Notes
This is a predicted structure of a 325-nucleotide RNA (Bacterial RNase P class A) from a Burkholderiales bacterium. RNAcentral holds the sequence, with entries from ENA. The prediction has a mean pLDDT of 79. The gene name in the source record is rnpB. Its Rfam family is "Bacterial RNase P class A". A reference for the family is Frank and Pace (1998), "Ribonuclease P: unity and diversity in a tRNA processing ribozyme", Annu Rev Biochem.
[in-house]
């Protein structure tokens, strides 16, 4: 310079108005909704999407149930060695395959335990079996047995385990709608008193009419609401002539970092950046005015991984080829 090839990082920036949420502090009222539990209204400071918050595919934490021990089914994984709370993730390495190459990929236990399965092409394809020639035997059907050609990926000796299967290793089941706490209804229960010798009702009393429950305890559950759950922890951030080829894992030091349940993180303006287009200027790098553009997506019990999806940038290695010194 051109083509690759593996990394790591950014996901617009500031300013102003208005809004919306979380949490703290300071007020607040016999105050607002609620039957209660509980919720909420003011100012002030301050917190407020992502590298994939996504798919929900795999692994844990938590929480409930279940469990003495062991086996049997079921699922899952598969060189070796390691790394993590785990994993089907990740790291180094053997090996096989692709690529000049940098580097990619791999579904890499076991076919001397059992089954199955093999297109085409060939007489024959996993269990049989005979297209040539030659031996032996014969009850003349045929048996045995020896060589050789041809097809084929394979031809009597193997192959495939991404068909079952065998090993060895691991997995109890279910999921925050899990769980825990409070808690209406003239909804339903169970319990004791009273009751057709009239209980309760008909505005206090009588009478009268009616006629079958009244009246108190209790404790479980649903509607609803709290908790969990916003985290001091498998956290972030920066350093480290710490360890280790690496995953990582030690040691210092500073920080506390969204969170609702109709679901908040958002709209308007302005400058600036970045990228295209148009005109204009200028050999040219450029440059000046307009205008359009700015991606995939978006938290919901949380945390490690994989997969996928993405406008453009920016950083460093390395490979191959071609030129020049």
């Nucleotide at each position: 310079g051109a083509a690759g090839c593996a990394c790591g990082c950014c996901a617009g920036a500031c300013c102003g108005c208005c809004g919306c949420u979380g949490g703290u502090g300071c007020a607040a009222g016999u105050c607002u909704c609620g039957a209660a539990a509980g919720a909420g209204c003011g100012c002030a400071c301050u917190g407020g999407a992502g590298g994939a918050a996504c798919g929900u595919c795999c692994g844990g934490a938590c929480u409930g149930c279940a469990c003495a021990g062991g086996g049997c089914a079921g699922c899952g994984c598969a060189g070796g060695a390691g790394c993590u709370a785990a994993c089907g993730g990740c790291u180094c390495u053997c090996c096989a395959c692709c690529g000049u190459g940098a580097g990619g990929u791999g579904a890499g236990g076991a076919u001397c335990a059992g089954a199955g399965c093999a297109a085409c092409a060939g007489a024959g394809a996993c269990g049989a079996g005979u297209c040539g020639c030659g031996g032996g035997u014969u009850u003349c059907g045929g048996c045995c047995u020896g060589c050789g050609g041809g097809u084929g990926a394979a031809a009597c000796g193997g192959g495939c385990a991404a068909u079952c299967u065998c090993u060895g290793c691991g997995c109890g089941c279910a999921g925050c709608a899990a769980c825990a706490c409070c808690a209406a209804g003239u909804a339903g229960g169970c319990c004791a008193g009273c009751g057709u010798u009239g209980a309760g009702g008909c505005g206090g009393c009588c009478c009268g009419c009616u006629g079958a429950g009244c009246u108190g305890g209790c404790g479980g559950g649903u509607a609803g609401g709290u908790g969990g759950c916003a985290c001091c922890g498998a956290g972030c951030c920066g350093g480290g002539u710490g360890g280790g080829c690496g995953a990582c894992c030690c040691c210092c030091g500073g920080c506390c970092c969204a969170g609702a349940u109709u679901g908040a993180u958002g709209g308007c303006g302005g400058u600036c950046a970045c990228a295209c287009c148009a005109c204009g200027g200028g050999c040219a790098a450029c440059u000046g005015u307009g205008g359009u553009g700015c991606a995939c997506a978006g938290a919901a019990u949380c945390c490690g991984g994989c997969g996928u999806a993405u406008c453009g940038g920016c950083g460093a290695g390395c490979u191959u080829c071609a030129c020049a010194c």